[in-house]
RNA sequence: GUGCCCGUAGCUCAGUUGGAUAGAGUGCAGGUUUCCGAAACCUGAGGUCAUGGGUUCGAUUCCCAUCGGGCAUA
Numbered sequence: 001g002u003g004c005c006c007g008u009a010g011c012u013c014a015g016u017u018g019g020a021u022a023g024a025g026u027g028c029a030g031g032u033u034u035c036c037g038a039a040a041c042c043u044g045a046g047g048u049c050a051u052g053g054g055u056u057c058g059a060u061u062c063c064c065a066u067c068g069g070g071c072a073u074a
Base pairs, nucleotide, nucleotide: 001073002072003071004070005069006068007067010026011025012024013023019057028044029043030042031041032040050066051065052064053063054062
């Protein structure tokens, strides 16, 4: 350089043949419990769905470009 795959919460990931307020586990904060912790249970915060543009009534999902990561090839 070329081809392919990936980018969603602090971390690990799901999701969607385009549709109603975007989810789980773990972590974090608070509460119940306890003499105090841990564990368990309850509640909560946390997301420009990598960035920009396009298509569409409507995009996390489809198309293009860019950025970042990985694999293959020389």